[in-house]
SAM riboswitch aptamer (S box leader) from Bizionia arctica, 122 nucleotides, folded computationally. The source organism's lineage runs through Bacteria, Pseudomonadati, Bacteroidota, Flavobacteriaceae and Xanthomarina. Its mean pLDDT, the model's own confidence on a scale to 100, is 80. It matches the Rfam family "SAM riboswitch aptamer (S box leader)". Gene Ontology term of the family: regulation of gene expression. Of the family's consensus pairs, 94% are formed in the model.

């Protein structure tokens, strides 16, 4: 670096070196940071993808944490796209009224895209 599948509102930090940035990318917002950012190292922890054990034909379920990864501010920090559903408001048309249709804005949910991680993989 290619593809497939699964997950992404839960959970879990101290120390040393370091010395100004960081929160993936673009834009905006917001936030973290000299009371010490990124990065590296040590120790500790979280979780349970791979893994181990037991049950089961299997799907799967329960328990575990030695090992391989991962993770340890904020939802993947939030928004962006949507010919999907829906809330509210406004406007236009129709109607005596109720209403119906269309358009715009707004919020919520879902989906897509992108990304992260794991397992497998050309």
């Nucleotide at each position: 670096g290619u593809g497939u599948u699964a997950u992404c509102a839960a959970g879990a930090a101290a120390g040393g070196c370091g010395g100004a940035g960081g929160g993936a990318u673009u834009a905006g917002a917001c936030c973290c940071a000299u009371u010490g950012a990124a990065g590296c190292c040590u120790u500790a922890g979280c979780a349970a993808c791979c893994c181990u054990u037991a049950a089961g034909c299997a799907a799967u379920u329960a328990a575990g944490a030695a090992g391989g990864u991962g993770c340890u501010a904020a939802a993947u920090u939030c928004u962006a796209c949507u010919u999907a559903a829906u809330u509210u408001u406004c406007g236009a048309u129709u109607c005596a009224u109720u209403u119906a249709u269309c358009g715009a804005a707004u919020g919520u949910u879902g989906g897509a895209u992108a990304g992260a991680u794991a397992a497998c993989u050309a």